A computed fold for a 502-nucleotide part of an RNA from an uncultured bacterium, annotated as small-subunit ribosomal RNA, 5' domain.

Context: one part of a larger RNA
């Protein structure tokens, strides 16, 4: 000096920030992921035309909402925590001639003609509930063939170019194989495909990356080979066989701790420390496996099985996951509000209007930090009264009070009132910030310390006792070290104290 701090006094005001470090412990409750009717059938309200009518109402057609289904696209962002991991995790540097990349951008090409279902829906069956089964109908941008097809895959042939080689580009050639989806307001959008690009990603590999030898040896898919499997892709990543190697005192293996970085603290520096808030990267989502969709998957608010745990049950079974926002128990020296709004900035769907966003902006709380302003100026000596002190004359508090004069930050009280929006329209904050008037010194100081280290003294009590204390040390009868007062010294919305860290 510093802090994601705590604790005792004590506390006026604003701004910016910053808030479970402990039990990755359990979690009522209520939100956080949707959207699209310009993919798509069928239903339901309103209106409103027409038309029947037995005057209840029905058909039909247009418009405008609706909540389920099917389909599409997003749920892999974006929030949360750091438990594990001492590793290609991470930083830093390269490689990928071993790869992928939905939405975006650029360019080239297609968009033909068919078909069988299925959910909603109705019927009905089972079941207390989840929820399931049977039976019919029907739609599509859901699914299945079929056709075109290359600058696309695959397999062979030429030729060029590059590399030590395997083999890699680049052209040109024969064969073989693979596509689609249509919607409306009618000029736009979409679908396929093929090439490039742009972002985002996976793999390899240099070099750094904590401790302990009172851990010296480890190691059978182990090390490498050869042939296949897999994969977007290399590679014991998987398997046959072959050969027996690989690491290790330059610290392997084992333990033990920990999430790594920008970056923060502190130091003159070298260094040392720590890793909240904020960015980057990893990892996890009760606990262990395990794979499905998909362009992308640790899949937090996805599916399965299994262990705990907890809840509903008609005891036959089912339901669940706050390390998301906020609250709740618990633990703990400690850590906030079941708050407003999508206005803004982002991001999901959508042609948009326009809908979700506890991300986000905001507002509550708290001296938790850090900065900024106040508790009042100026005169004012009879040196007032009171207090303490005294060698009883004084001496101090002390221009301090009291009084005169003045000021109105803040304070209450009226009025007025915003940028922030990009405007046609839309402002949570918010009648907030800011400004005008008006009342009235008016609302507002405290906390350690006082032997030396160290700024700053005296009385009175106590008597090695109560007690202090960082060292060193006071206290046993004149204690500037206990406690009380008065005086003084320091900082001051704070000031001591503990903890840790330079």
């Nucleotide at each position: 000096g510093a802090c994601g701090a705590a604790c005792g006094c004590u506390g006026g005001c604003g701004g910016c920030g910053u808030g479970c470090c402990u039990a990755a412990c359990a979690c009522a409750u209520g939100c956080a992921a949707g959207u699209c009717g310009a993919a798509c059938g069928a239903g339901g309200a309103u209106a409103u035309a027409u038309c029947c009518u037995u005057c209840g109402g029905g058909g039909u057609g247009u418009a405008u909402c609706c909540g389920a289904g099917u389909g599409g696209c997003g749920g892999a962002c974006g929030g949360g925590u750091g438990a594990g991991u001492a590793a290609c995790g991470c930083g830093u540097g390269a490689g990928u001639a071993a790869u992928c990349u939905g939405c975006c951008u650029u360019c080239g090409a297609g968009u033909g003609g068919g078909g069988a279902a299925u959910a909603a829906c109705a019927g009905u069956u089972g079941g207390a509930a989840a929820c399931a089964g049977c039976u019919g109908c029907u739609a599509a941008u859901a699914c299945c063939g079929c056709a075109u097809a290359a600058c696309g895959u695959g397999c062979g042939g030429g030729g060029a170019g590059g590399a030590c080689a395997u083999c890699c580009u680049c052209u040109u050639u024969g064969u073989a194989c693979c596509a689609a989806a249509g919607a409306u307001u009618u000029a736009u959008u979409g679908c396929u495909u093929g090439a490039a690009g742009a972002u985002g990603a996976g793999c390899u590999c240099g070099c750094g990356u904590c401790u302990g030898a009172u851990u010296a040896g480890c190691u059978a898919g182990u090390u490498g080979g050869c042939g296949g499997g897999g994969u977007a892709a290399c590679g014991g990543c998987c398997c046959a066989c072959c050969a027996a190697g690989g690491c290790g005192a330059c610290g392997a293996u084992c333990a033990g701790u920990a999430g790594c970085c920008g970056g923060a603290c502190u130091g003159a520096g070298a260094g040392g420390u720590c890793a909240a808030u904020c960015g980057g990267c990893c990892a996890c989502a009760u606990u262990g496996g395990g794979a499905c969709u998909g362009a992308g998957a640790u899949a937090c608010g996805g599916c399965c099985c299994a262990g705990a745990c907890u809840c509903c049950u008609a005891c036959g079974g089912g339901a669940g996951g706050c390390a998301g926002c906020a609250g709740u128990g618990g633990g703990g020296a400690a850590u906030a509000u079941u708050g407003g709004g999508c206005a803004a900035u982002g991001g999901g769907c959508g042609a948009a209007a326009g809908c979700c966003u506890g991300a986000c902006c905001c507002a509550g709380c708290a001296a938790c930090g850090c900065c900024g302003c106040g508790u009042g100026a100026a005169g004012g000596a009879a040196g007032a009264a009171g207090g303490c002190u005294u060698u009883c004359g004084g001496g101090u508090u002390g221009u301090a009070a009291a009084c005169u004069u003045c000021u109105u930050u803040u304070a209450u009280g009226a009025g007025g009132g915003a940028a922030g929006a990009a405007u046609a329209a839309u402002g949570a904050c918010g009648g907030u910030a800011c400004c005008u008037c008006a009342u009235g010194a008016a609302u507002a100081a405290g906390c350690c310390a006082c032997g030396g280290c160290u700024a700053a003294c005296u009385a009175c009590g106590u008597g090695c006792c109560a007690g202090c204390a960082g060292c060193c040390g006071c206290g046993g009868u004149a204690a500037u070290a206990c406690g009380u007062a008065g005086g003084u010294g320091g900082c001051g919305a704070g000031c001591g104290u503990u903890g840790u860290c330079c």